[in-house]
RNA sequence: AUUCUGUUUCAGGGCGAGGCGAAAAUCCUCACUGGCGGUAACCGGAUACGCGCGGCGGCAAGCCGCAGCCAAGCCGGAAGUCCGCGACCCUGUGCGUCAAACGGCGGCAAGCCGCAUGCACGCAAGGUUGACCUGGUGCAACUCCAGGACCAACGGUCAAAGUCCGGAUGGAAGAGGCAGAGU
Repeated sequence: AUUCUGUUUCAGGGCGAGGCGAAAAUCCUCACUGGCGGUAACCGGAUACGCGCGGCGGCAAGCCGCAGCCAAGCCGGAAGUCCGCGACCCUGUGCGUCAAACGGCGGCAAGCCGCAUGCACGCAAGGUUGACCUGGUGCAACUCCAGGACCAACGGUCAAAGUCCGGAUGGAAGAGGCAGAGU
């Protein structure tokens, strides 16, 4: 450095103003926000066996120095709308639990044995799961620059929610630390 195992910590932002109204943080106008990994012609950084300058050298090969420079390589960062993933939701699927204790069904030797069932719970697997154009530069742009757009689970609510409340002090893509083992 890398792989595996264990353990531990962390892991989502945003309604402010005005209007209508009995009522809106939900409608209308303006405002505000952008999970994780990848990619990335962008940005930044460090640099050489490269370049430059200086010096040394049968001024040859070459060597040395520089608070000089530099990349398609190295390090770090960079996309809500590109690729993939997570959260939420669904299931005539699989495994497990409740659970052989109660209730249900069946058997019999009558208090034991067996089984089904389920808006049930958990895990797995599968499904579902939003949104971008125009112009510029250029060999090349989904990614850069400029402009204009667009998107955002479910349940709740005196009135329809990306921004309020709730499931959620949850779960999780993943990120880091520590320990052990292997290469």
Predicted 3D model of a 183-nucleotide RNA (FMN riboswitch aptamer (RFN element)) from Senegalimassilia anaerobia.
Lineage of the source: Bacteria > Coriobacteriia > Coriobacteriales > Coriobacteriaceae > Senegalimassilia.
The model forms 100% of the base pairs in the Rfam consensus.
Rfam family: FMN riboswitch aptamer (RFN element). From the family's description: The RFN element is a highly conserved domain that is found frequently in the 5'-untranslated regions of prokaryotic mRNAs that encode for flavin mononucleotide (FMN) biosynthesis and transport proteins.